Two RNAs folded together computationally: RNase P RNA and transfer RNA, 414 nucleotides in total.
RNA sequence: GAGUCGGCCAGGCAGUCGCUGUUGAAUUUAUUUCAAUAGAGGAAAGUCCGGGCUCCACAGGGCGAGGUGCCAGAUAACGUCUGGACGGCGUGAGCCGAUGGCUAGUGCCACAGAAAAUAUACCGCCUGCUUUGCAGGUAAGGGUGAAAUGGUGCGGUAAGAGCGCACCGCGCUGUUAGCAAUAGCAGUGGCAGGGUAAACCCCACCUGGAGCAAGACCAAAUAGGGAAACAAUGGUGUGGCCCGCACUGUUUCCGGGUAGGUUGCUUGAGGUGCAUGGUGACAUGCAUCCCAGAUGAAUGAUUGCCCAAGACAGAACCCGGCUUAUCGGCCGACUCUU
RNA sequence: GGGCCGUUAGCUCAAUUGGCAGAGCAAGGGACUCUUAAUCCCUAGGUUGGAGGUUCGAUUCCUCCACGGCUCACCA
Numbered sequence: 001g002a003g004u005c006g007g008c009c010a011g012g013c014a015g016u017c018g019c020u021g022u023u024g025a026a027u028u029u030a031u032u033u034c035a036a037u038a039g040a041g042g043a044a045a046g047u048c049c050g051g052g053c054u055c056c057a058c059a060g061g062g063c064g065a066g067g068u069g070c071c072a073g074a075u076a077a078c079g080u081c082u083g084g085a086c087g088g089c090g091u092g093a094g095c096c097g098a099u100g101g102c103u104a105g106u107g108c109c110a111c112a113g114a115a116a117a118u119a120u121a122c123c124g125c126c127u128g129c130u131u132u133g134c135a136g137g138u139a140a141g142g143g144u145g146a147a148a149u150g151g152u153g154c155g156g157u158a159a160g161a162g163c164g165c166a167c168c169g170c171g172c173u174g175u176u177a178g179c180a181a182u183a184g185c186a187g188u189g190g191c192a193g194g195g196u197a198a199a200c201c202c203c204a205c206c207u208g209g210a211g212c213a214a215g216a217c218c219a220a221a222u223a224g225g226g227a228a229a230c231a232a233u234g235g236u237g238u239g240g241c242c243c244g245c246a247c248u249g250u251u252u253c254c255g256g257g258u259a260g261g262u263u264g265c266u267u268g269a270g271g272u273g274c275a276u277g278g279u280g281a282c283a284u285g286c287a288u289c290c291c292a293g294a295u296g297a298a299u300g301a302u303u304g305c306c307c308a309a310g311a312c313a314g315a316a317c318c319c320g321g322c323u324u325a326u327c328g329g330c331c332g333a334c335u336c337u338u
Numbered sequence: 339g340g341g342c343c344g345u346u347a348g349c350u351c352a353a354u355u356g357g358c359a360g361a362g363c364a365a366g367g368g369a370c371u372c373u374u375a376a377u378c379c380c381u382a383g384g385u386u387g388g389a390g391g392u393u394c395g396a397u398u399c400c401u402c403c404a405c406g407g408c409u410c411a412c413c414a
Base pairs, nucleotide, nucleotide: 001336002335003334004333005332006331007330008329009328011306012305013304014303015302016301017300019039020038021037022036023035024034025033026032041312045323046322048321049320050319051318052317053211054210055209056208060243061242062241063240065207066206067205068204069203070084071083072082073081074080085099086097087096088095089094100202101201105200106199107196108195109194122142123141124138125137126136127135128134129133150168151167152166153165154164155163169191170189171188172187173186174185175184176183177182215263216262217261218260225254226253227252228251229250230249234248235247236246237245270289271288272287273286274285275284276283277282307310339413340412341408342407343406344405345404348363349362350361351360357394365381366380367379368378369377387403388402389401390400391399
C1' cells in the first nucleotide's frame, strides 16, 4: 500500500413548551394539578422459516398434501448456527455450494442429426463380387447438436475396435483411519452403458388447523313469542377427506331489540459481569439489574453551542433466525506485496 | 396488526406435460365513397414487474425484492 474475517457505535450538550406509562402528594365521584422517574431498532421492516402462548380433544388412526436433504453436533425448535467431508473460486488470509438416489420405475430431451437410448450408420475406411452399383466388416476420422456409448499412447488388424497392454477415470471386493460423511492402500472387472429429480417419483426425517382482530371475564343483546318445512346412518365444532371425539334438533319467515368495557400486555428459552467445561456453536454455576406497553394509538417541536455535519428508518402478544435497506466511524485478529 | 391474491403490447385478457409470446379494441397506411362513418386488406408495437439461480433452453420451476389490490363483503 492492497485486502480478508469478527465485534462495537449510530451525532453530542444545554434551555423552553408538549405527549405516554409508573410511583407519591393534594383536590377528590369522574378527573385535574404538582413532583420524581422511565420512554423505539440493528434492522422495530419484509412476513420468509421456527417456537412460546391461546382455542378446537392431552392432537389420536388412515389416505392425501407440504417441507427439508453430505456427516456429526448445538438448540425450545428451525430451512438457523458450529465443526468436519467433498466440489469450485482466490497467490493468500478466506469465500461460495438445494451437495441423497436417473445400474427402483415412469416421463421429457424442440430444431439439427444416421442415431437422443429396446438403439443405430449419412459421408468416410476396408474386403469381396456379376463394378455408374450391390453385399459384408468397422466406428479410428468428418459432419449434427447443449449433450453421441470412457480419455491419451503403444501394440494389433484387410480396415478398425478395451481386441490386448501401460497410465488416468469409473464400478466391485477387501483392508486401514474416522462416531460418520469420506479418504488412503491393495486386488479385481474391460467399462457396467448420455442428460434431466428447483420432472413425476423412491429413500430418510419432520409437519393437526387457526391465529392476540387468538382467547378469557363483566355487562347488554341473541331472550321469550307466532308460522312453515325437514330430520337422528341428521346438524354443528372441524380443518383437504374419512374414522374417531365433544355438543346438540336444524333451517326459513314475521315482529321486536343491540353497547361496550376490562384482561391477554410484558420478568423473559431476559440483560450484564465473573468462573468452569467444550476446537466451536453453546451449556452450567454464582453475583447483580428491571430495561416502552399505547388503543385514534406517546417518544415531538423549537432555540443556542460544538464536531467528523449525522444514513436506513418508528414498537402494537413475545422470542430465536434468515433476507432486504443503511452516511460514516472505532477496535481486534489475519493475509499478500514492497 | 394478522391473513390472502395479482403484475404479459397503449387498454382488456390468453398462452400446460418447459421448445418460434398471441387475440379483441385502440394506433398507422391503403382500398371503397363526392366526403366522413361503417366495412375490407396490410403494418408496427413486448426487458412477459426487477434481480439471481436450476436447465441445452424459463411467461412457465425455485429464491429474494418492488408495486398494486382484497374499503369495512378476508378477520373486530
Rfam match: Bacterial RNase P class A.